[in-house]
RNA sequence: UAGUUUAUAUCUUAAUGGUAAAGAGAACGAUUGAUAAUCGUUAGAUAUAAGUUCGAUUCUUAUUAAACUAA
Numbered sequence: 001u002a003g004u005u006u007a008u009a010u011c012u013u014a015a016u017g018g019u020a021a022a023g024a025g026a027a028c029g030a031u032u033g034a035u036a037a038u039c040g041u042u043a044g045a046u047a048u049a050a051g052u053u054c055g056a057u058u059c060u061u062a063u064u065a066a067a068c069u070a071a
Base pairs, nucleotide, nucleotide: 001070002069003068004067005066006065007064010024011023012022013021018054026042027041028040029039030038047063048062049061050060051059
């Protein structure tokens, strides 16, 4: 320099173009003499910016970051 892939919650992963899901973790409550375990509730995310579309995590383009390949 060129090409390919990836980017979703604190972490690990889902999601035919149609209201973004779950596990672990966190907070609060219940339970207990106390802790742990257990049960219930709550909060929390689509890398950034445009485009296509009635509608975009999904399709297209550019940028950013990471990984890999070639020279």

Annotation: Predicted 3D model of a 71-nucleotide RNA (transfer RNA) from Dujonia railenensis. Lineage of the source: Eukaryota > Opisthokonta > Pichiomycetes > Serinales > Dujonia. RNAcentral holds the sequence, with entries from Rfam. Its Rfam family is "tRNA". Its family is annotated with triplet codon-amino acid adaptor activity in the Gene Ontology. About the family: Transfer RNA (tRNA) molecules are approximately 80 nucleotides in length. Rfam classes the family as a transfer RNA.